[in-house]
Context: one part of a larger RNA
RNA sequence: CUGGGCGUAAAGGGUGCGCAGGCGGUUCUGUAAGACAGGCGUGAAAUCCCCGGGCUUAACCUGGGCAUUGCGUUUGUGACUGCGGGACUUGAGUACGGCAGAGGGGGGUGGAAUUCCACGUGUAGCAGUGAAAUGCGUAGAGAUGUGGAGGAACACCGAUGGCGAAGGCAGCCCCCUGGGUCGCUACUGACGCUCAUGCACGAAAGCGUGGGGAGCAAACAGGAUUAGAUACCCUGGUAGUCCACGCCCUAAACGAUGUCGACUGGUUGUUGGCGGGGUAAAACCUGUUAGUAACGAAGCUAACGCGUGAAGUCGACCGCCUGGGGAGUACGGCCGCAAGGUUAAAACUC
Numbered sequence: 001c002u003g004g005g006c007g008u009a010a011a012g013g014g015u016g017c018g019c020a021g022g023c024g025g026u027u028c029u030g031u032a033a034g035a036c037a038g039g040c041g042u043g044a045a046a047u048c049c050c051c052g053g054g055c056u057u058a059a060c061c062u063g064g065g066c067a068u069u070g071c072g073u074u075u076g077u078g079a080c081u082g083c084g085g086g087a088c089u090u091g092a093g094u095a096c097g098g099c100a101g102a103g104g105g106g107g108g109u110g111g112a113a114u115u116c117c118a119c120g121u122g123u124a125g126c127a128g129u130g131a132a133a134u135g136c137g138u139a140g141a142g143a144u145g146u147g148g149a150g151g152a153a154c155a156c157c158g159a160u161g162g163c164g165a166a167g168g169c170a171g172c173c174c175c176c177u178g179g180g181u182c183g184c185u186a187c188u189g190a191c192g193c194u195c196a197u198g199c200a201c202g203a204a205a206g207c208g209u210g211g212g213g214a215g216c217a218a219a220c221a222g223g224a225u226u227a228g229a230u231a232c233c234c235u236g237g238u239a240g241u242c243c244a245c246g247c248c249c250u251a252a253a254c255g256a257u258g259u260c261g262a263c264u265g266g267u268u269g270u271u272g273g274c275g276g277g278g279u280a281a282a283a284c285c286u287g288u289u290a291g292u293a294a295c296g297a298a299g300c301u302a303a304c305g306c307g308u309g310a311a312g313u314c315g316a317c318c319g320c321c322u323g324g325g326g327a328g329u330a331c332g333g334c335c336g337c338a339a340g341g342u343u344a345a346a347a348c349u350c
Base pairs, nucleotide, nucleotide: 003322004321005320006319007304008303012318014201015200016199017198021194022193023192025088026087027086028085029084030083031082033081034080035077036076037075038074039073040072041071042070049065050064051063052062053061054060091191092188093187094186095185096183097182098181099180103177104176105175106174107173108172109171110154115149116148117147118146119145120144121143125136126135162169163168206247207246208245209244210243211242215241216240220236221235222234223233258317259316260315261314262313263312266295267294268293269292270291271290272289273288274287275286276285277284299306300305323350324349325348332343333342334341335340
């Protein structure tokens, strides 16, 4: 260098952007670097191989030939790749006009509920459990009425629904802002795909500084249970959960399925566009397009299953795997305030 693989057996990077690199649509033309063909030079000898010769054979020695898959040079070819030039519109993008959406950031605001406080009514219980007890309550609780404070989350709508690259996103209103999709024409003219290093984003928990703190609740305390109970159950309860700014960078970060493109029977539901039919307007029927689901031809698969949203048939590029344990550990490097993260072995053992 080469093989086979990566939904569940080991294996898709958490996600995106993107430099280098790799790969790249149609057509005309030039060139001749790659490529192909021929000639010439060289490719030491020995060795290997083939045909001979010499030791009584052989090993061994020896003559000739081949080979030396290479390099250089020269002549030619022009399909393909490259390079230069011209053109094209299908890939990609832009403009125009619609549409849907919990996409993101900021500000404001609403009601229900919990808790707490004040006052009124009112009296002996309340709470909790399998049963209890700790706990709260005659210093008036719980219940109920009125008023107030404060924080967090947004019932119904709500969906197999929508949006986002992923993480994720949900009361309502306003401001700023990203992306998508559809339709009709017009425009640019390959501007593309992927992407090691890099950069950015990245749930929860955790960390730093300053706020906030209703409910919930690691730790902790008490009550139970139990042989014990550092638990499960109960009563409390601090970090935290919330906000601002700065870190951390992990996950069953999952569709356990990388991104992009092409091709390959169908049926049904649903969301957003557009067209046709239909209606007073709808409903409804139908075509198409972008999503999202269910079932399934062929095919694939060890099976389960996947099946135009592929795990089918192919192409481009990246990442990763190579028996179990040791071990995602040690050491070293890099990053971090720390916790730790990342990169990542070996001895030994089965």